About this RNA: The RNA shown here (glmS glucosamine-6-phosphate activated ribozyme aptamer) has 168 nucleotides and comes from Lihuaxuella thermophila. Its Rfam family is "glmS glucosamine-6-phosphate activated ribozyme aptamer". Its family is annotated with catalytic activity and regulation of gene expression in the Gene Ontology. The coordinates come from a structure-prediction model, not an experiment, and the mean pLDDT is 78. The model forms 89% of the base pairs in the Rfam consensus. The sequence was found by an Rfam model in a public genome assembly.
Parts: sequence; structure tokens; C1' cells
RNA sequence: GUUUGUCGUAAAGCGCCAGGACUGCAAGGGACGGAUUCUUGCAGUUGACGAGGUGGAGGAGUAUCGAACCGGAUCGGCGGAUACCUCCCGGCUUCGCGUCAAAGCCGAGGAGCCAUGGUACAAACCGGCAGGGUGACUUGCUGAACAAAGACCGUGGCAUGACGCGUU
Repeated sequence: GUUUGUCGUAAAGCGCCAGGACUGCAAGGGACGGAUUCUUGCAGUUGACGAGGUGGAGGAGUAUCGAACCGGAUCGGCGGAUACCUCCCGGCUUCGCGUCAAAGCCGAGGAGCCAUGGUACAAACCGGCAGGGUGACUUGCUGAACAAAGACCGUGGCAUGACGCGUU
């Protein structure tokens, strides 16, 4: 220095690259030279911008939301995963309290359904500055913007049974 194995760490809108696209070098082809182009080999680049999201086990596998682009790839593909489903644990609501059951909901900054008003919040992109690389390309700082889901603060309506206790 290389290879293999083992262990550990990090990341979860996260990782990866056999296709595609693109770059560099080398060799070769189109009668000769140059440009260009094509082919092959080697080495590379690119390949999703944030918001939100994890009780435990199992399942399944194009797993929520918007932004940008759409004259160029955020193309294509692989793996994973906090969506989702089932069961279990603990809890919230169903208009005094408790227990049990039922329905819906929540996973600790939490917790029923429907309608409706308001509030705050992103990064890429773009501009500026400074770096790395022969190049494709890439890194960091900074300025000014712009979402939706959901969250938060309200309003209105609707939302159990049984038993016990308490009050009148």
C1' cells in the first nucleotide's frame, strides 16, 4: 500500500449509482493536415429544495406536504425510513367525580367530529462575497423574498351506556 472479516460512529426527505447526461486523459476511425465529431478504455461529475414527522412488536412497500423547473434530467433505478394497517402498553374526549364498557383520538410541547375567522413560520431558486477543481462541477458565508400540510389563538354546532358516590 492492497484485500477480506469484525466492531463502532453518523445520516432518515435520508443514503447510494450497474442506466442516462456531462467532463478530463489516452488510443483508434472517417485518403493527408487542422478544427470538429464518432468509437473504445481509464478516471471522474451530476443524479430532490425545504416544512412536518418515531410508545412497543409485527405487516406492507410508487409513505405526508408544498417550493422550483417544465426551452436542460427534481430523468431512470436501488436500498432504507418516523406516513399507513393490525395487535399490545399508557393516556385524552364524550358537560360533577370514580369504575367498567363503547366510539373517536393522542404518544408526552399530546389527545373527539364538523364548519369557520385570525396569527407566525422554509430552503433551494435569485443577488452579493469568498474558496476548491484542468474540467464537468462543487463548498461556505450573506441579503431580500415566496408555500402547503400541520401548529397556535378564537367562534359556532354536535358527540354514549351501565353501576356507584356527591349535590339539589